[in-house]
């Protein structure tokens, strides 16, 4: 130095699966009032043959995210923050969204606060601050297993083979 297996644990991530709750008295659509020039993120377009918003009444979804459940991959599993590629979406830009390369960050989990996306108090992320927990250094204290203390990152760590 390689190559193989392997642990942490409310361990991670995926499925053009099901089912379920919310999304939603919603957006929409007709009808009728009301009202008078604006609609849009820009522009096109639409618009007095009546925008916009508001009210009645009638119909009324859907995405993204959620949870269980089953699978299916795993253990930088995974997430992101920059840059570059292209691909979809839209009448076009813009702009979102998924994916692939480089570099950087973060062991895992959780709990408060704060941004930020989001219909949300759910949840997803970035900081920051605590708790716990896994692994290794070092001291101590112990025959030993353990225990405490401080510190460190996963291209770590353990075990077997060359």
């Nucleotide at each position: 130095a390689g190559a193989u297996a392997g642990g942490g644990g409310c361990g991670c991530g995926g499925c053009u699966u099901a089912a379920u709750a919310a999304g939603a008295u919603u957006a929409u659509g007709u009808a009728c009032c009301c009202g008078g020039a604006g609609u849009u993120g820009c522009c096109a377009g639409c618009g007095a043959u009546g925008a916009c918003a508001g009210g009645u009444a009638c119909a009324g979804a859907a995405a993204g995210g959620a949870u269980u459940a089953g699978u299916c991959g795993c253990c930088g599993a995974a997430g992101u923050a920059u840059g570059g590629g292209g691909u979809u979406c839209u009448g076009g830009c813009a702009g979102a969204a998924a994916u692939c390369c480089a570099u950087g960050c973060u062991g895992g989990u959780u709990u408060u606060g704060u941004g930020u996306u989001g219909a949300a108090u759910a949840a997803a992320u970035a900081c920051a601050a605590g708790a716990c927990u896994g692994u290794c250094a070092u001291a101590c204290g112990u025959c030993a297993c353990c225990g405490u203390a401080u510190g460190g990152a996963g291209a770590a760590c353990u075990a077997u083979c060359u």

About this RNA: The RNA shown here (Lysine riboswitch aptamer) has 162 nucleotides and comes from a soil metagenome. Model confidence (mean pLDDT): 81 of 100. It matches the Rfam family "Lysine riboswitch aptamer". Rfam links the family to the GO term lysine biosynthetic process.